RNAcentral holds the sequence, with entries from ENA and SILVA. The RNA shown here (small-subunit ribosomal RNA) has 1479 nucleotides and comes from an uncultured bacterium. It matches the Rfam family "Bacterial small subunit ribosomal RNA". The prediction has a mean pLDDT of 82.
RNA sequence: AACGAACGCUGGCGGCGCGUAUUAAGCAUGCAAGUCGGACGGUAGGGAUCUCUUUUAGAGAUCCUGAGAGUGGCGAACGGGUGAGUAACACGUAGGUGAUCUACCUCUGGAUGGGGGAUAGUCCAUGGAAACAUGGGGUAAUACCGCAUGAGGCCCUAUGGGAUAAGCUUAUGGGGUGAAAGGCACAAGAUGUGCUGUCUGGAGAUGAGCCUGCGGUCUAUUAGUUAGUUGGUGGGGUAAUGGCCUACCAAGGCGACGAUGGAUAGCCGGCCUGAGAGGGUGCACGGUCACACUGGGACUGAGACACGGCCCAGACUCCUACGGGAGGCAGCAGCUAAGAAUCUUCCGCAAUGGGCGCAAGCCUGACGGAGCGACGCCGCGUGAAUGAAGAAGGCCGUGAGGUUGUAAAGUUCUUUUCUUAGUGAAGAAUAAGGCGGGGAGUGGAAAGCCCUGCUGAUGACGUUAGCUAAGGAAUAAGCCCCGGCCAAUUACGUGCCAGCAGCCGCGGUAACACGUAUGGGGCGAGCGUUGUUCGGAAUUAUUGGGCGUAAAGGGCGUGUAGGCGGUUUAGAAAGCCUGGUGUGAAAGGCUCCGGCUCGACCGGAGAACUGCGCUGGGAACUUCUGAACUGGAGUUUAGGAGAGGGAGCUGGAAUUCCUGGUGUAGGGGUGAAAUCUGUAGAUAUCAGGAAGAACACCGGUGGCGAAGGCGAGCUCCUGGCCAUAGACUGACGCUGAGGCGCGAAAGCGUGGGGAGCGAACAGGAUUAGAUACCCUGGUAGUCCACGCUGUAAACGAUGUGCACUGGGUGUUGGUGCUUAAGAAGGCAUCAGUGCCGCAGCUAACGCGUUAAGUGCACCGCCUGGGGAGUAUGCUCGCAAGGGUGAAACUCAAAGGAAUUGACGGGGGCCCGCACAAGCGGUGGAGCAUGUGGUUUAAUUCGAUGAUACGCGAGGAACCUUACCAGGGUUUGACAUGUGCAUGACGGUCUGUGAGAGCAGGCUUUCUCUGAUGAGACAUGUACACAGGUGCUGCAUGGUUGUCGUCAGCUCGUGUCGUGAGAUGUUGGGUUAAGUCCCGCAACGAGCGCAACCCCUACUGUCUGUUGCCAGCAGGUAAUGCUGGGGACUCAGGCGGAACUGCCGGUGACAAACCGGAGGAAGGUGGGGAUGACGUCAAAUCAUCAUGGCCCUUAUGUCCUGGGCUACACACGUGCUACAAUGGUCGGUACAGCGCGCCCUGCGAAACGGCGACGUUAAGCUAAUCGCUUUAAAGCCGGCCUUAAGUUCGGAUUGGAGUCUGAAACUCGACUCCAUGAAGUUGGAAUCGCUAGUAAUCGCGCAUCAGGAUGGCGCGGUGAAUACGUUCCCGGGCCUUGUACACACCGCCCGUCACACCACCCGAGUUGGGGGUACCCGAAGUCGCUAGUCUAACCUUUAAAAGGGGGACGGCGCCGAAGGUAUGCCUGGUAAGGGGGGUG
Repeated sequence: AACGAACGCUGGCGGCGCGUAUUAAGCAUGCAAGUCGGACGGUAGGGAUCUCUUUUAGAGAUCCUGAGAGUGGCGAACGGGUGAGUAACACGUAGGUGAUCUACCUCUGGAUGGGGGAUAGUCCAUGGAAACAUGGGGUAAUACCGCAUGAGGCCCUAUGGGAUAAGCUUAUGGGGUGAAAGGCACAAGAUGUGCUGUCUGGAGAUGAGCCUGCGGUCUAUUAGUUAGUUGGUGGGGUAAUGGCCUACCAAGGCGACGAUGGAUAGCCGGCCUGAGAGGGUGCACGGUCACACUGGGACUGAGACACGGCCCAGACUCCUACGGGAGGCAGCAGCUAAGAAUCUUCCGCAAUGGGCGCAAGCCUGACGGAGCGACGCCGCGUGAAUGAAGAAGGCCGUGAGGUUGUAAAGUUCUUUUCUUAGUGAAGAAUAAGGCGGGGAGUGGAAAGCCCUGCUGAUGACGUUAGCUAAGGAAUAAGCCCCGGCCAAUUACGUGCCAGCAGCCGCGGUAACACGUAUGGGGCGAGCGUUGUUCGGAAUUAUUGGGCGUAAAGGGCGUGUAGGCGGUUUAGAAAGCCUGGUGUGAAAGGCUCCGGCUCGACCGGAGAACUGCGCUGGGAACUUCUGAACUGGAGUUUAGGAGAGGGAGCUGGAAUUCCUGGUGUAGGGGUGAAAUCUGUAGAUAUCAGGAAGAACACCGGUGGCGAAGGCGAGCUCCUGGCCAUAGACUGACGCUGAGGCGCGAAAGCGUGGGGAGCGAACAGGAUUAGAUACCCUGGUAGUCCACGCUGUAAACGAUGUGCACUGGGUGUUGGUGCUUAAGAAGGCAUCAGUGCCGCAGCUAACGCGUUAAGUGCACCGCCUGGGGAGUAUGCUCGCAAGGGUGAAACUCAAAGGAAUUGACGGGGGCCCGCACAAGCGGUGGAGCAUGUGGUUUAAUUCGAUGAUACGCGAGGAACCUUACCAGGGUUUGACAUGUGCAUGACGGUCUGUGAGAGCAGGCUUUCUCUGAUGAGACAUGUACACAGGUGCUGCAUGGUUGUCGUCAGCUCGUGUCGUGAGAUGUUGGGUUAAGUCCCGCAACGAGCGCAACCCCUACUGUCUGUUGCCAGCAGGUAAUGCUGGGGACUCAGGCGGAACUGCCGGUGACAAACCGGAGGAAGGUGGGGAUGACGUCAAAUCAUCAUGGCCCUUAUGUCCUGGGCUACACACGUGCUACAAUGGUCGGUACAGCGCGCCCUGCGAAACGGCGACGUUAAGCUAAUCGCUUUAAAGCCGGCCUUAAGUUCGGAUUGGAGUCUGAAACUCGACUCCAUGAAGUUGGAAUCGCUAGUAAUCGCGCAUCAGGAUGGCGCGGUGAAUACGUUCCCGGGCCUUGUACACACCGCCCGUCACACCACCCGAGUUGGGGGUACCCGAAGUCGCUAGUCUAACCUUUAAAAGGGGGACGGCGCCGAAGGUAUGCCUGGUAAGGGGGGUG
C1' cells in the first nucleotide's frame, strides 16, 4: 500500500459496486424450458341458429370458438451454477487439418411426381395402493415406407494434365448409387400467383473435433520406467488422423535438458504490490476447461455420452396396502449443519438478450430492478458570521495565574440535509392498425404485393431522479493514540499487584509506558485490532550478494557429459540487427476528450499489449562448414637439481636383554617421596653375543611431491619438474556434475614380528577427593606382508587455469653476458620459496606479481542461533562408523574484527613501616569502656570488612531522654493571624495530690479617649493551624569517611581512524611528584603536584609592660625589691636567610644525581592546614534543612518513678600489672601548653583534720594574682637481698568518712582503716613506629554542679634498625591474553531432583490411497446365433406360403460396484523406552 475479510466501539444521507473463501455436506416449499392450431386427428366446455321431445329442461344437426391431453416439428447440447477432479495439448500463444463435421442463418443452382401401410389420442376391457402396465377395435399428418426422376453429389474404374511431404485439383469416358411434404393468404375459371416449408448440389458465415512448436508448481529422503508398451503389415472403427481397437511380426520407446512416483493446484485476460526486474494471487467481470449425489453406460440428435433426459450399481432420504415405487438446489430465493464469517422463500418481462411461432404472442429466478449488510470506493452533511466579563464548571498551580477557550451562552443569518405538501423528466425503440409517397406490374386479385415517411399501444423500478413551496439550527460524531521508533502531557490512584506491550521494554511509593480525569495529536461515518500478500529486504542478489578470521573452497588428483575457448580467409545465415506483414478478443490499466451538479461510475478515440508466426534485407560478433597459420598446448634432440615413488642389499651409534670378568652397597625416581630394584651381588665398568626399531651431525621459513607426505648408504626399476637452442604436430586447450584413483593418525581382519615407547590396566604419590597431571611397571598398538576403513584444525582455515598491474631485500635450481682461465663477484633472464612494502582492496585485522588488487572461464559451497551433523529413509563398511541429511519446538540473538576499562596463581619498571632489619605492644589476667548476643515493661536510636565497635556522646543519678509503666492534657510545652468574651501581667497563701495539675482565697489594675469605646498585654473560647528524635540517606541539600596527599584526571584546536576511539598523557632519562629535560603529529591549556598560608629552627631592626637586669645607684635575712636602663632573655610587629646559588664528578653540551665548601639550617630543613576527576545507590531525614507519605483527645505535650548502668557468654579499644633497668621511704633539680567571676571563678597564706577536705580569707577580670609548687621520670642516700604470689600486683569486700547536688538505693567521684583475687610475660594469629620518632614520664584543657584508664594538647628523658625488593598487602605506569563490562565476589559446564512442551523409536491397534493376481459380473455397445414373433418392399399366386429386413430371445468379448490374496505408501492412537527445549 492492498483485501470477497472477521472482531471491538460507534453510526446521518446518497450514488456505484460487492456479499458461503468453511462442507463438491444434506435439503422442506415455490419457481428456473418451452413453444407452434399457419403440420395432424379431434374432445370436454362455451356461444349462435334450426329441428325434435316427457318444453323448469333435455336431445340432435349446422356454424363459430375451444382448455387439457396426444401425434408431429423446432428448442431442450444455449442461457444459469460450481471448482471436486485434472500437472494434462487442460490452459495460454503461434500454427496445421492435403485427416474432418457444422441444425438454424446468408448467397447461388436444380427439384418438390405418384403411391402405400400403420399408430398415439380415443372407445371397450383388464391388473395394481400407487407409479404405471396389458389386450382388443377404429383414426390423421410436414409421423413412417416403397416407386419414379435426377445432377456439377457420392462410390468404383480407365486415360491424361497441374501443383504437392501428403487423402489436393482438373479434363474426357464407362458402371453403380442416391430426394422430397405440405401449410397459409388471395382467388376460385385454372397445370394460377405469392409467402412459407420440404429435398438435392455449390459457396459463405458460425460453431465444433483432431494434431503440433513453445510457455507457466514443488519434491532425487521418488532413479530407473514401459507389454498395447514403441514401430510395422492386414483388418475393424470414427465426421476424421492415430495402438483408438484387433491378429501377426520386430524389440523397441522414455529418462540426470529429471522419465516414473509422490504432494499441491482448474488455466488465462487480469488483480495486488514494486522504480523496475520481480513476488503474491486467479473473488467479482470476460475467455476456456471440467463437473452435476458417487461410479459405469449408451440412446436420441447437426451437436450430449446430456445439471432440472434414460439404463445399471452404490450410499442416503421419502411414500407404501410390504407386493413395490419415488428423488437428486455446485439454477433463483430459502432451511439445517459447519464456521470468525457472507443477504429477500421480493417485483417485472417495461428495457437488453434467448427459445418457439407468419404473426399476435407465450415462456425466460438469463436479465432489469427493488430489499438486507458502513463489506468496499466516491460524494455530502452534522451549520455560518459575530461574540472577552476571556462567564460558570472542570483540570493544573504554594501563589500569581494558566488552560479548556471564541469554545459556550448571547446576537444576526443560511436551509445542503430533514419533515410536510405539490410538480415532474429520461429509460420507448417500435408492433398491429391508420394516413401518405414510391415501385414492380395489368397477370386470379389492384380494396392486392413490395419499399418507404408520418402517426400510433406498452414503465417492474415508482409516492423515481430532478424541481418548487412551507417549517425550523432544527434530525445527525465518533474512534484510536500521546516513553522511543511516531505527531501529541499533566494530575491522581495503584505499588513487580492490577495490568500494558508491534520491537526495545514499563510496573517493587514521586509510573510522561498500568487505570481514571484534564489537556493534546491523528483520522473522521468511521476508527482501531486481528489475519493475509507485496514493499522496505541488495535478507535467494538476472537487474543486484557472498565464501582468509563473521555461514560458506570439495582432503587431493585424473577425467566423462556439459560450459567456455587463439590467428587469417571464403561461404552459410541458427543466434543477432533491421524493414514489412498477420496475430496479440473485449473489458481492465495509461493518455486525451466527453456524460451523470463533482466524483466514484459510464461512454468515445488513441497509444500500448515489451509475445509468437510469416516474409524481404544485412553479415561486425557468436555459431556451423571448407581452407590455412603458429603465438596456446604438445612431441623430439642435446643438459640439470631433488628426503618424488617401489624393490633388494649393506652400515654404524644408541637402547634393552643374555653370558662372562672387575667390584660393593646402594641404585632409581621426585618439588619432596614412595611403589620398584639390589648382598641370590644390582647401579657402575670391561669383553662377547642376540634382537627389533629409528637414522645424530649435514639440516637450512633448504629440496621434492597433486594432496596425504618424504630424511643412513649403495644398486635396479620408475613418475614428475626446470632451463637453453633448434626441429616437428597444428588449437590437439581450460574447467569439470556424476565416475574412477590416491588419501595422516587411530581403528578392523589374517599371518608374522616385538628392542624402545606405550592407550587400557596395576601399584606409589599428590589431594577434601584425584577414576588426572608426577613416579614405577605394563597389554593392545606402534614395525612387516596382504586386505578393509576414507576420516582430521586433511589449514595458507585462501578451488583450478590464464592475463594484466610500482618496487626493495634474502634464499634454491638453471641459462646468457661480463671480469685475466677458474673461483668469488656484477648485470640480465626463467622457474621455485620467504620477508617488507606503493597503488588498490578489506568491517577491521590484514592482503599486496606466491593478491584477499584488476578481469575472464568453469566447478564446489553459504543464507540467524540452538535443536543437529541429530532423527528417519537410502547407501557404503566385517565392525567401529562414513556419505547424503530434515522437522516440530525454542531464543532475540549467536557471531567477526577492533576500542576503552577491569581482571590474571601473565610480563617489565617503580613506590609505600608493604615485607625484611629492629623496638614496643595486642591476643592469656583483673578492671575500665564500646559492640554483638541474651534478658527485660523498657534495656531509646543510629554506626557494622578495610572505611562500625573509649564511634554520634567534648562527660545518662533528676534533667538530658528520644525508651517503659502510671497519672494528666487537647488551639495544645512553642509560633503567627482572625472573631468574641473577660481581665493587667504579676505576687502571695490555703486545700488536695507522687507530681503535673485541679479547686479556692488575698493582693495589685497599663495607655489614649469624644467616656460610647479604641489600643497594648494576658487569660478563656472558636477557627485557621501548631507539633512529631514518626517512615523513606534507595527522593534530596549540606556535611563526612575511604581509595589517597596516591599522581593522577581532563579539555580546546590540529592530526590519524568508517567508527568506538587514538594521539597529546606513549618513548629515552630523571623526580617525592604527568617534577623537569630531550625526542615525537602534535601545539597549548585546565583541575591536581609544587609554591603562596600557619607553627618551629637562625638572625637584623623597631617597640619595651605586667616581661628582663649587663652596667650605675639604693635597700633586704632573701627576692628586679626600688630608682633607673634597653644591652641580654623574652614578647609583639616588620624584614633577612636556602636558590642545587658555588666547586668537583657522572650524565647526552640536558634535566638531574653524587660528593664537597660555606652556613643556624642543604637539596621538599621539620610539622600543620590544604584532599583533583571520580568510586563505594558508603554514612547521616536523630545536628540542621528538605520533597513525599503517615499521626492529630495522639506517633503531640506535661509530670512522677523506672530504664539507657541488666549478664551464662563472644569480640574490639584501653588502663594496671605480673616486678629488682623494680618497689618503698627520705633528701634534692629542671618544663611547656594552657585555664580562672558578674553572678560567684582561680583561690595564696594561716589554722583544723592521718586524709579526702573544711574554716577563714589576701590578691587577680590576669606576661601583674592564683591553679603552679618539690611536675614526674631523673639524681643522692636508706630499706626490701632474692625469685617468693613477695614490702610485686592491686581487683574484690567490710567499716568509717569527704565533696558536689532538691536528691548519690537502683547509679557519682574521692579519702582513711582493714581485706589482698587473678596474674610469674601470654597459643594460632595480629598491631604501631624510620628521629627528637618509638618507648617512657608527668602537666594542662574542653565537656562539667559532681563525675576520665577516653579525647585534645604540652613539655621532660630519649633509643634500635633499614642488607635489600624474592615474597605478603596496597598503589602508579607500559605491555599482553580475555567468552569479563553488576567488570574475577565476573563468567560459566555437565549430571541429579521437579514441572511443562514438542519430537523420535515402539509390542500393537485403527483409517485412507495406489499397485498386482484371481473370483463374481449389472446396465450397455459390438460380434455371433437363428429359438419365437413379424404391416409396408420383392417373388409367386386367388389366397396361403416363401425371400429380404426387423423386434424379442440365446451365446461371447469387454465391463462398474463388490470379494479374496499379497505387498507398498501415508495418517490417527499407544504400554514402554530415548534424547531435546524451557523454567